A computed fold for a 71-nucleotide RNA from Mariniblastus sp., annotated as transfer RNA. The source organism's lineage runs through Bacteria, Planctomycetota, Pirellulales, Pirellulaceae and Mariniblastus. Rfam family: tRNA. By type it is a transfer RNA.
RNA sequence: UGCGAGAUCGUCUAAUGGCAGGACGCGACGCUCUGAACGUCGUGGUGUUGGUUCGAUUCCAACUCUCGCAU
Numbered sequence: 001u002g003c004g005a006g007a008u009c010g011u012c013u014a015a016u017g018g019c020a021g022g023a024c025g026c027g028a029c030g031c032u033c034u035g036a037a038c039g040u041c042g043u044g045g046u047g048u049u050g051g052u053u054c055g056a057u058u059c060c061a062a063c064u065c066u067c068g069c070a071u
Base pairs, nucleotide, nucleotide: 001070002069003068004067005066006065007064010024011023012022013021018054025043026042027041028040029039030038047063048062049061050060051059
């Protein structure tokens, strides 16, 4: 430098173009003599900028970063 793959809550992982969900974690409450466990509720996310579309995590382009291959 070229080519390919990838980027979603703090972590892991879903989502045929149609309300971004689950688990763990964290917080509050319940339970308990206390704690753990358990239960209920809550918390928090689509790498960035544009484009297409009535509607984009999804399709397209560029950029950033990560991984791999080639030179």